[in-house]
Molecule: glmS glucosamine-6-phosphate activated ribozyme aptamer
Organism: Desulforamulus putei
RNA sequence: AUAAAAAAACAAGCGCCAGAACCCUGGCCCUUCAGGGUUGACGAGGAGAGGGAGUAUCGAUGUAUUCGGCGGAUGCCCUCCGGCCCGGUCACGGCCGCAGCGUAGAACAAAUCCGGGAGGCAACUCCCGGGCCAAAGACUACAGGUGACCAA
Numbered sequence: 001a002u003a004a005a006a007a008a009a010c011a012a013g014c015g016c017c018a019g020a021a022c023c024c025u026g027g028c029c030c031u032u033c034a035g036g037g038u039u040g041a042c043g044a045g046g047a048g049a050g051g052g053a054g055u056a057u058c059g060a061u062g063u064a065u066u067c068g069g070c071g072g073a074u075g076c077c078c079u080c081c082g083g084c085c086c087g088g089u090c091a092c093g094g095c096c097g098c099a100g101c102g103u104a105g106a107a108c109a110a111a112u113c114c115g116g117g118a119g120g121c122a123a124c125u126c127c128c129g130g131g132c133c134a135a136a137g138a139c140u141a142c143a144g145g146u147g148a149c150c151a152a
Stems, first nucleotide, its partner, number of pairs: 014071004019067001020039008042059003048080005081097005087150006102142004113130007
């Protein structure tokens, strides 16, 4: 360095819980204490490298603890690298990490819901099936830099 096997690990709208709410047990005896536990955001979208600051996009259900908080993070800013802006090179400008800005178009989700099952004393958790509905981004269409030199 390569190949094979085994185990752990394999989270990024993600993880966690000192508050809070809820459940169980016990004490006290009427609203509190102790111990143990449960909950704590439904998907879509998002990674060139380094650094930085931190309430980092979009909608769904719905008015609920989807409360409150901590950490992280594919977002943002700066620099660099590589590219796009339709002959080539370079510079500037804009932009992207497969590419301007604008307008238009079509497509796409899960939960909630309905039905069934598993676990737990409980709060609650997990799984299967059925069916419905987004927005952003991306996609498609139209449209799309300036200057110098070179080539034709």